[in-house]
RNA sequence: GGUCUCGUGGUGCAGUUGGUUAACACGUCUGCCUGUCACGCAGAAGAUCGCGAGUUCGAGCCUCGUCGAGACCG
Numbered sequence: 001g002g003u004c005u006c007g008u009g010g011u012g013c014a015g016u017u018g019g020u021u022a023a024c025a026c027g028u029c030u031g032c033c034u035g036u037c038a039c040g041c042a043g044a045a046g047a048u049c050g051c052g053a054g055u056u057c058g059a060g061c062c063u064c065g066u067c068g069a070g071a072c073c074g
Base pairs, nucleotide, nucleotide: 001073002072003071004070005069006068007067010026011025012024019057028044029043030042031041032040050066051065052064053063054062
């Protein structure tokens, strides 16, 4: 330098023929439970999807650029 894959709450991830609420687990917080902690139960907060632009009535999903990580090739 080229090709490909990935980038979504604090963490790990789902969402893939574009369609209206971005799901789940762990973690965090609150309450219940307990003599206390833990466990358990109930609930809550937290991501506008790496960044920028385009297409579209509508984009996490398609296109382009760009940044980062990884794999392979030279």
This is a predicted structure of a 74-nucleotide RNA (transfer RNA) from an uncultured Bacilli bacterium. It was read from a public genome assembly.